TPP riboswitch aptamer (THI element) from a Phycisphaerales bacterium, 108 nucleotides, folded computationally. The sequence was found by an Rfam model in a public genome assembly. Its mean pLDDT, the model's own confidence on a scale to 100, is 75. It matches the Rfam family "TPP riboswitch aptamer (THI element)". Rfam describes the family as follows. Vitamin B(1) in its active form thiamin pyrophosphate (TPP) is an essential coenzyme that is synthesised by coupling of pyrimidine and thiazole moieties in bacteria.

[in-house]
RNA sequence: ACAGUUCGCUCGGGGCGCCGCCGGCCACUCGUGAGCCGUGCGGCUGAGACGCACCCGUUGAACCUGAACCGGUUCGCACCGGCGGAGGGAACGCGAACGAGCGAGUGC
Numbered sequence: 001a002c003a004g005u006u007c008g009c010u011c012g013g014g015g016c017g018c019c020g021c022c023g024g025c026c027a028c029u030c031g032u033g034a035g036c037c038g039u040g041c042g043g044c045u046g047a048g049a050c051g052c053a054c055c056c057g058u059u060g061a062a063c064c065u066g067a068a069c070c071g072g073u074u075c076g077c078a079c080c081g082g083c084g085g086a087g088g089g090a091a092c093g094c095g096a097a098c099g100a101g102c103g104a105g106u107g108c
Base pairs, nucleotide, nucleotide: 001106002105004098005097006096007095008094009093010091011057012056013055014054016051017044018043019042020041021040022038023037024036025035026033027032028031063088064087065086069082070081071080072079
């Protein structure tokens, strides 16, 4: 000397599962379901499970890949631990408000 916090705007990135019922498709043994579909209804978790929403944008665990992963646990999803600070991943955007002091850090 610099770094800060919060809010807003624009642009961009991302996910949408599980259980039960119902309906459709399909199949046949013809009233059932091995399977597929539903942004139908109810329930669970979650910020969000189709919302003019929510989350995230490099200080990047939002989210994706490995992965139909491994161990625990649950009806199942969820959850906990591992994999793993592994590999990828969208703005080093613009504006406003507050920034006295101290400490840490970085540069000279």